[in-house]
RNA sequence: AGUCGAUAAGAGCAAACCUGCCGAAAGACAGGGACGCAAAGUUCCAGACCUAACUCCGAUUCGUACGGAUAUGGUGGCUGAACCGCCGAA
Numbered sequence: 001a002g003u004c005g006a007u008a009a010g011a012g013c014a015a016a017c018c019u020g021c022c023g024a025a026a027g028a029c030a031g032g033g034a035c036g037c038a039a040a041g042u043u044c045c046a047g048a049c050c051u052a053a054c055u056c057c058g059a060u061u062c063g064u065a066c067g068g069a070u071a072u073g074g075u076g077g078c079u080g081a082a083c084c085g086c087c088g089a090a
Base pairs, nucleotide, nucleotide: 004088005087012037013036017032018031019030020029022027035077041083042082043081045080046079047078048075049074050073055069056068057067058066
């Protein structure tokens, strides 16, 4: 020093679930709480996945009801990529 990562040291983050609140939903935020994480730090650029409000199509018993398609919505704790970062055994 790092396309490295230890029964090291000092730190960090916070899944599910519960409560509140926002949202059509997915989900986000705050508090509690820890499943885990060497980036589980940041960014939707690419892919993937989730939702389907609006829109379109179909059907209809004509009902604020049903089905399908589709992000402009979401997931960075899905992967890749880019940038930044603590420590220093092998």
Model confidence (mean pLDDT): 87 of 100.
c-di-GMP-I riboswitch aptamer from a Bacilli bacterium, 90 nucleotides, folded computationally.
Its Rfam family is "c-di-GMP-I riboswitch aptamer". About the family: GEMM was predicted in a large-scale screen for bacterial structured RNA regulatory elements.
NCBI's taxonomy places the organism under Bacteria, Bacillati, Bacillota, Bacilli.